Molecule: small-subunit ribosomal RNA
Organism: uncultured prokaryote
RNA sequence: UCAGAUUGAACGCUGGCGGUAUGCUUAACACAUGCAAGUCGAACGGUAACAUGGAAGCUUGCUUCUGAUGACGAGUGGCGGACGGGUGAGUAACGCGUAGGAAUCUGCCCUGAUGUGGGGGACAACCUGGUGAAAACCAGGCUAAUACCGCAUACGCCCUACGGGGGAAAGCGGGGGAUCUUCGGACCUCGCGCUUCAGGAUGAGCCUGCGUCCGAUUAGCUUGUUGGUGGGGUAACGGCCUACCAAGGCGACGAUCGGUAGCUGGUCUGAGAGGACGACCAGCCACACUGGGACUGAGACACGGCCCAGACUCCUACGGGAGGCAGCAGUGGGGAAUAUUGGACAAUGGGCGCAAGCCUGAUCCAGCAAUGCCGCGUGUGUGAAGAAGGCCUGCGGGUUGUAAAGCACUUUCAGUAGGGAAGAAAAGCUCGGGGUUAAUAGCUCCGGGUGUUGACGUUACCUACAGAAGAAGCACCGGCUAACUCCGUGCCAGCAGCCGCGGUAAUACGGAGGGUGCAAGCGUUAAUCGGAAUUACUGGGCGUAAAACGCGCGUAGGCGGGUGGCUAAGCCAGAUGUGAAAGCCCCGGGCUCAACCUGGGAACUGCAUUUGGAACUGGCAGGCUAGAGUACAGUAGAGAGAAGCGGAAUUCCUAGUGUAGCGGUGAAAUGCGUAGAUAUUAGGAAGAACACCAGUGGCGAAGGCGGCUUCUUGGAUUGAUACUGACACUGAGGUACGAAAGCGUGGGGAGCGAACAGGAUUAGAUACCCUGGUAGUCCACGCCGUAAACGAUGUCAACUAGCCGUAGGGAUCCUUGAGGUCUUUGUGGCGCAGCUAACGCAAUAAGUUGACCGCCUGGGGAGUACGGCCGCAAGGUUAAAACUCAAAUGAAUUGACGGGGGCCCGCACAAGCGGUGGAGCAUGUGGUUUAAUUCGAUGCAACGCGAAGAACCUUACCUACCCUUGACAUUGACAGAAUCCACUAGAGAUAGAGGAGUGCCUUCGGGCCUGGAAAACAGGUGCUGCAUGGCUGUCGUCAGCUCGUGUCGUGAGAUGUUGGGUUAAGUCCCGUAACGAGCGCAACCCUUAUCCUUAGUUGCUAGCAGGUAAUGCUGAGAACUCUAGGGAGACUGCCGGUGAUAAACCGGAGGAAGGUGGGGACGACGUCAAGUCAUCAUGGCCCUUAUGGGUAGGGCUACACACGUGCUACAAUGGCCGGUACAGAGGGUCGCGAUCUCGCAAGAGUCAGCCAAUCCCUUAAAGCCGGUCCUAGUCCGGACUGCAGUCUGCAACUCGACUGCAUGAAGCUGGAAUCGCUAGUAAUCGCGGAUCAGAAUGCCGCGGUGAAUUCGUUCCCGGGCCUU
Repeated sequence: UCAGAUUGAACGCUGGCGGUAUGCUUAACACAUGCAAGUCGAACGGUAACAUGGAAGCUUGCUUCUGAUGACGAGUGGCGGACGGGUGAGUAACGCGUAGGAAUCUGCCCUGAUGUGGGGGACAACCUGGUGAAAACCAGGCUAAUACCGCAUACGCCCUACGGGGGAAAGCGGGGGAUCUUCGGACCUCGCGCUUCAGGAUGAGCCUGCGUCCGAUUAGCUUGUUGGUGGGGUAACGGCCUACCAAGGCGACGAUCGGUAGCUGGUCUGAGAGGACGACCAGCCACACUGGGACUGAGACACGGCCCAGACUCCUACGGGAGGCAGCAGUGGGGAAUAUUGGACAAUGGGCGCAAGCCUGAUCCAGCAAUGCCGCGUGUGUGAAGAAGGCCUGCGGGUUGUAAAGCACUUUCAGUAGGGAAGAAAAGCUCGGGGUUAAUAGCUCCGGGUGUUGACGUUACCUACAGAAGAAGCACCGGCUAACUCCGUGCCAGCAGCCGCGGUAAUACGGAGGGUGCAAGCGUUAAUCGGAAUUACUGGGCGUAAAACGCGCGUAGGCGGGUGGCUAAGCCAGAUGUGAAAGCCCCGGGCUCAACCUGGGAACUGCAUUUGGAACUGGCAGGCUAGAGUACAGUAGAGAGAAGCGGAAUUCCUAGUGUAGCGGUGAAAUGCGUAGAUAUUAGGAAGAACACCAGUGGCGAAGGCGGCUUCUUGGAUUGAUACUGACACUGAGGUACGAAAGCGUGGGGAGCGAACAGGAUUAGAUACCCUGGUAGUCCACGCCGUAAACGAUGUCAACUAGCCGUAGGGAUCCUUGAGGUCUUUGUGGCGCAGCUAACGCAAUAAGUUGACCGCCUGGGGAGUACGGCCGCAAGGUUAAAACUCAAAUGAAUUGACGGGGGCCCGCACAAGCGGUGGAGCAUGUGGUUUAAUUCGAUGCAACGCGAAGAACCUUACCUACCCUUGACAUUGACAGAAUCCACUAGAGAUAGAGGAGUGCCUUCGGGCCUGGAAAACAGGUGCUGCAUGGCUGUCGUCAGCUCGUGUCGUGAGAUGUUGGGUUAAGUCCCGUAACGAGCGCAACCCUUAUCCUUAGUUGCUAGCAGGUAAUGCUGAGAACUCUAGGGAGACUGCCGGUGAUAAACCGGAGGAAGGUGGGGACGACGUCAAGUCAUCAUGGCCCUUAUGGGUAGGGCUACACACGUGCUACAAUGGCCGGUACAGAGGGUCGCGAUCUCGCAAGAGUCAGCCAAUCCCUUAAAGCCGGUCCUAGUCCGGACUGCAGUCUGCAACUCGACUGCAUGAAGCUGGAAUCGCUAGUAAUCGCGGAUCAGAAUGCCGCGGUGAAUUCGUUCCCGGGCCUU
């Protein structure tokens, strides 16, 4: 970091249907318009409108009148507008949740009881008049009531000083037999009201316990504050208010202050504990433009009431007025974002009413939105020619894929048409019964019948019809994480949750094909929980990763030994009440299923009350001694403070001796010194520190403490008894101490010595080194308060194998000692169990436990800023955030590296010999130049390298001229011999014309050769050695590199392979948790050194014989040399010594050879993306009348310069001249070429011999003998140049080699630096070969002559092993 679950979501792409739920999270921002609270005429006066009836007038269809009736505007009055609906601004609060409480009210409703008697005066409406733009208001007059006010009565009610006192009402409607009547009624009855009282129910107010976010960088808050008394006020208690009195109250268990927030049931997540949230639904609270206030009322300090103030909007005649969508719709605005100015009161519910009914944006429905959840569909079966197309390909094929097409079926949903529930029960009317009543009215209750009421609604549902017909997308495919290829791109474009992809072969970017996952959705973003035991209650840590306060004392707090008793707060058990409903869970039921709805149960882990219990914890009082402490007697100690004393050393001063240096360093210089230093002798002064003893010895809480003596003083420890009786432990705050440096005041100041100065070093040297030197270091007093204040390890207590030291004390034993054993307190070293990530710790724990405190939560920012506190200051302490990174860190492992260590080796150094670097030339490279100077190789490990040989060719480069199926390969219709000669043009390629020639083989199919249309294709020394194979270089012929099994370790890994010896060697031996094995080493192979044997030609010739001027020349021989086959031999085998008796080493004998005899071939695992695409092969890319092919000429050979590798020299150990001796290994027929002749010579001519132990190349040279030169730019040196030649070749101009004559440059031994070589080696001398027509100073070989030195491993370079 991701995979999971979730959301009132938003955005992107896409979109068939239905059910069900949800839908301004932002601006408690502002609002146009409509609606959202009315109703009652059965309380009242009435009659504005409508309708009916009646009456009048007359123009017979109009007007007027009439409250008579249905009704009813405005008004009086009643009830309701305190409910319902919205929102979450405020509120950290008795606001909410939960459990309780007492000092209260309660309209309508229920139960019981009581009364309802009799009067009075007004005010609206209305009329008249007036003011005003309007809103509205004023004055006068009339009038009703269930409006208002007295009187009467009042058991109960209220007040009371207990004597007493006070206080009510209203009527309206239906019906009616008798009686009365002013004909209105009275009266009776019923219903609805009204009054009073009591009780209930419901609702509301108040009080209390507990719970309820963050911040201490908010620590003190409070004056009506806390309490009391009197009074007032309220429905009610109360500082609620007021007067007086007292001085209280709250707070580290977090008051006050600041920030944030409506609370809950619950929702999401989680195994749970928790964490986050508080949309919808439900309960409570708060609010209604902002702030304040009361009125009315049962209830409000009132969303659609009033008043005041404010802001804003609107009207205005400018005087003044009106308004409040956080009701439902809707508008603007804000925003990523959230719906219709819909229908109906049919149902449920509410208000009013007797009722009918009216009102109801509550509600029920519909509309919009994939916003969520749930369900369904987009077809089913068959179908291989495995179609076409796409994609890939190793070109064979594979895949898409039974997928499609085709054939046979089905018709859900959508569509069209038809049918069609339930949601509706009432009221009303009628019949029957009960109650009330004088009553058969009336009213009321129950039952039967009848009958009407549906917004949704073209409803759900059912049937029919047609036809596969109308219905699939999105994301992903490098790992985590299911799913792979091609093309494009080329660190670009882009991707990305983390790691990370992309620089020419991208499974990671973009597209395609294919695949995977989900699906009417799929992805992305945001957010929450999870994973995260990553805040750890469940369930973490602090030696080294972050983290033990520097250390003690001690307050609060926490925690606490053993015993019997009492108690019952905690604790345990039972019961009761409560824990709303919904939700979650379980069992049922209803929609075809599900979502959803619904019945019951369980649960709600809580709180309260009560009854028991008494083990444990707590509390109370008692008693105990094991913890702790006190007393007594000893012991050790650099424990602390004060005063005094001592010697050594250093420096300074004085004096003497004495003379030129001293001092200092890696080396020097600054400095001191002839004005006498250093050195030395004597005397004096001053300050600071205390050698030896001295010790992982002692003491102290830590910091720390070291000469000696005295005084004062703290602690520890040992022993034995007595005493106290839990007095203990820890310790937030607090407080004491606290190295060095630093600060203040005053002293002191020898040495040392920040700063500073000078001298050195150095590229520089504000350093290290040196010479000086101020603060300081020292003392007294006062601050500071920090350190790697470390054992990086808090304090206390208990328990848990051993062994060895050391310091202090005690006991005991004897052989009395430098003794043994036991015990205790410290202090060290090992080590078991256990612990730990490992390292390690391990009775002095980092083990096993208990108690308490401190601290940690990724790195950086930062122990910083701001604020507070402390400080004279320096600063300390407490202590963040923004931002940024994907790490930072610990322990251990493997390697590599080190101007780390140990051991060892190598021409590595050293010891030597000869070179390079200087000169001239040759050759290669860089650079420069050029049309081109083709390309590659670049430290060692490129540079006489590819190239074992560029005049043309080679050749890849440049210029010019030509060709386009091509110079070359395969297929190939067709045609033809092939081939040879020679002419013309041209620089040639080429082109044209002519002549000769008219095939061969055959299994009769055809094949060989040449030309050749067309098309496939050829071709490329074009790119990529960082796509590759193969080959090679290098470390390095260094001694290493690994594996199996076992063992150890959580693991990476280790062991083996380390160690002790030894070796050239991981060679061998011994030891050993290892035992074995492989690749390397060595050996086996080749060559060389000795001998034997076999075989003797072209090689050899001792003896015999022949012959020559001479020669194995000849006969002959097989002895010798030699040739080339086979063997022998060398193995530390033998002897002595050393060593562990081993391996081995040293010496010796024998031997041709001695310790791998010399040389070669042979190169482990790997490193350097080492080199090579230009040997070859090859993926990919690129060119295709050219980046291919041909030809001619040119270039690769240039030339101011720089470097590498060589050759020749600079001379006398030499040059030159003459004479003379001895090799090896090679090569030779397009070849080597003798002899002879010619030429000064290179060479030419002529040919003998030789396909080679036969002939030729082929005289080897240095050497030796003799002569000459005489130290000079020479008789050294030979460059360069001129002339004349020779040879090869088609051709020597650019551009070959050689010869002769002439010319005769630089150079007199080479700076810094650097290379090779250890014996037949270096050095020196010549010879041969490959390449090659010709062209070596290069390369590869061969022999001749033939040294010097190695003390040794300190140093330079490289390497090996062990270790750090």